[in-house]
RNA sequence: CUGAAUUUAAAAGCGCCUGAACUAACCGGAGGAUCGGACACGCUCCGUUUAGUUGACGAGGAGGAGGUUUAUCGAAGUUUCGGCGGAUGCCUCCCGGUUGCUCAUCACAACCGAAAGCCUGCAAGCCUAAAACAGAGAGGCGACUCUCUGAACAAAAGCUGCGGCGGUGAUGAU
Numbered sequence: 001c002u003g004a005a006u007u008u009a010a011a012a013g014c015g016c017c018u019g020a021a022c023u024a025a026c027c028g029g030a031g032g033a034u035c036g037g038a039c040a041c042g043c044u045c046c047g048u049u050u051a052g053u054u055g056a057c058g059a060g061g062a063g064g065a066g067g068u069u070u071a072u073c074g075a076a077g078u079u080u081c082g083g084c085g086g087a088u089g090c091c092u093c094c095c096g097g098u099u100g101c102u103c104a105u106c107a108c109a110a111c112c113g114a115a116a117g118c119c120u121g122c123a124a125g126c127c128u129a130a131a132a133c134a135g136a137g138a139g140g141c142g143a144c145u146c147u148c149u150g151a152a153c154a155a156a157a158g159c160u161g162c163g164g165c166g167g168u169g170a171u172g173a174u
């Protein structure tokens, strides 16, 4: 230095790339619209091979086990296409807990996993953006990538307030 194995850590719009698109080089073919060239072509287009590039922008999301797969929301708009894997979603069970108008235990109902009954209720605010865009810089022959700066612009869920509806049973204690 290269390869393999193992372990650990990180990431969850996360990882990957065989389709696709794009770039470069070589080779092959075609063209005479464009730039250069008198022509050939180093021009234009197509194809093979090889090596590359692109391929999700943030907000939000984890008690445990099993199952399941196109797992929430908006921003952007040439591929955020297409595909594979994963995943905090969902379902069931378990564990722990909240509420059920004093407390404890058990059952039941709804709910919660650090916040906890229901309503697509009402009003405002918070959480609250990033990419895109503009400018500057760095790397690469190139496709393109990375960094910094500027001024913006969301939605869902949640939180806070208000309103409406609902608020079980048994035993024991006070």
Stems, first nucleotide, its partner, number of pairs: 014085004019081001020054006027047005036041001057074003063094006095113006102173006117165003121162002124160003133150007

Predicted 3D model of a 174-nucleotide RNA (glmS glucosamine-6-phosphate activated ribozyme aptamer) from Alteribacter lacisalsi.
Its Rfam family is "glmS glucosamine-6-phosphate activated ribozyme aptamer". Rfam classes the family as a riboswitch. About the family: This entry contains a glucosamine-6-phosphate activated ribozyme that is found in the mRNA for GlmS. GlmS is an enzyme that uses fructose-6-phosphate and glutamine to generate glucosamine-6-phosphate.
Of the family's consensus pairs, 81% are formed in the model.
The source organism's lineage runs through Bacteria, Bacillota, Caryophanales, Bacillaceae and Alteribacter.